[in-house]
């Protein structure tokens, strides 16, 4: 330098070829317990790496860009 893949909640990930974003763990509150853990119930948390464009509507499509991983030279 070229090619491919990845980037979504604190962490690990899902999101079925566009319809307004979810799960598990963690965290907080409550219940349970003599107390802790475990268990049960509830709750908070995300400019979807960034920007522009297409569209009534974009995590999803197009382009540019940043970072990471792998391969080739």
């Nucleotide at each position: 330098g070229c090619c491919a893949c990845c980037g979504u909640a604190a962490c690990u990930c899902a999101g079925u070829u566009g319809g307004u974003a979810g799960a598990g763990u963690a965290c907080c509150u409550c219940a349970u317990u003599c107390g802790u853990a475990a268990u049960g119930a509830g709750g908070g948390a995300g400019u979807c790496g960034g920007g522009u464009g297409u569209u009534c509507g974009a995590a999803u499509c197009a382009c540019c860009u940043c970072g990471g991983u792998g391969g080739c030279u």
The RNA shown here (transfer RNA) has 73 nucleotides and comes from a Fidelibacterota bacterium. The coordinates come from a structure-prediction model, not an experiment, and the mean pLDDT is 81. It matches the Rfam family "tRNA".